[in-house]
Glycine riboswitch aptamer from Burkholderiales bacterium PBB6, 113 nucleotides, folded computationally. Its Rfam family is "Glycine riboswitch aptamer". Rfam's curators write: This family represents the bacterial glycine riboswitch. Rfam links the family to the GO term glycine biosynthetic process. The source organism's lineage runs through Bacteria, Pseudomonadati, Pseudomonadota, Betaproteobacteria and Burkholderiales. Its mean pLDDT, the model's own confidence on a scale to 100, is 80.
RNA sequence: ACGUUCCUCACUGGAGAGAGACAAGCCGCCGAGCUUGUCCACCGAAGGGGCAAGCGGUGUCCGUCAUCCACGGCACUGUCAAUCUCUCAGGUAAAGCGGACAGCGGGGGCACU
Numbered sequence: 001a002c003g004u005u006c007c008u009c010a011c012u013g014g015a016g017a018g019a020g021a022c023a024a025g026c027c028g029c030c031g032a033g034c035u036u037g038u039c040c041a042c043c044g045a046a047g048g049g050g051c052a053a054g055c056g057g058u059g060u061c062c063g064u065c066a067u068c069c070a071c072g073g074c075a076c077u078g079u080c081a082a083u084c085u086c087u088c089a090g091g092u093a094a095a096g097c098g099g100a101c102a103g104c105g106g107g108g109g110c111a112c113u
Base pairs, nucleotide, nucleotide: 001113006108007107008106009105011103012102013101018040020039021038022037023036024035025034026033027031041092042091043090047088048086049085050084054079055078056077057076058075059074061073062072063071064070
């Protein structure tokens, strides 16, 4: 200097599901309004939890072998992913907010070279 992965900033795109019921309060609007609470029904793409193969570990276990070792089986167990799954949290007309993820660009930067 470069620098996939990674971090960060800005812009752009970005789904799903009750305009639910009841109560209280709020309001220039009296409304299919806003806030909070309770109940029922739903969604998965903030966040969070769970799991596979693989790679390991353990065993007065079983088998192969005369024994050790080794290999295989069984049981327990560590590590281990998601757009899978759970639905804690969050969300469920439009608008707005949020939004995994993606694109373009700026900045940072491990390793390698």